[in-house]
RNA sequence: CUUCCGGCCACGCCGAAUCCGCCAGUUGCGGAGCGGGGGACCCAGUUUUGGGGCUAACUCCCUUCUCAAGGGAGCGCGCAAGCUCUUUCAGCGCGAGCCCGUCAGCUAACCCCGCAGGCGUUCGAAAGAGAUGCC
Repeated sequence: CUUCCGGCCACGCCGAAUCCGCCAGUUGCGGAGCGGGGGACCCAGUUUUGGGGCUAACUCCCUUCUCAAGGGAGCGCGCAAGCUCUUUCAGCGCGAGCCCGUCAGCUAACCCCGCAGGCGUUCGAAAGAGAUGCC
């Protein structure tokens, strides 16, 4: 000097997954906020080729003896540091997983549920709107 591992603090990222109050011989209760599901008329539609939900996480093509895996295209998603949002160009990365259990389209009233888990990015450019701070 570089790399790796661990700890603490700060700052930040994906995500709805945050804040507040009460209680706490306990892992509970309530509120706000954010998010998801069920559920009429009307309309629409399909039921073993089962069907459906959360999520960005889908569709097609090619390679491969097949499962699987790999590659490509389209499409979808995330990131970048005064704050928030929108758009364009370029760059980097992701397109997994879980659940219901034969059943659910939309859906007013109404009803139910969640607030976890996992991580460490950039020292890009341009345009616009708004808020905040200072003078």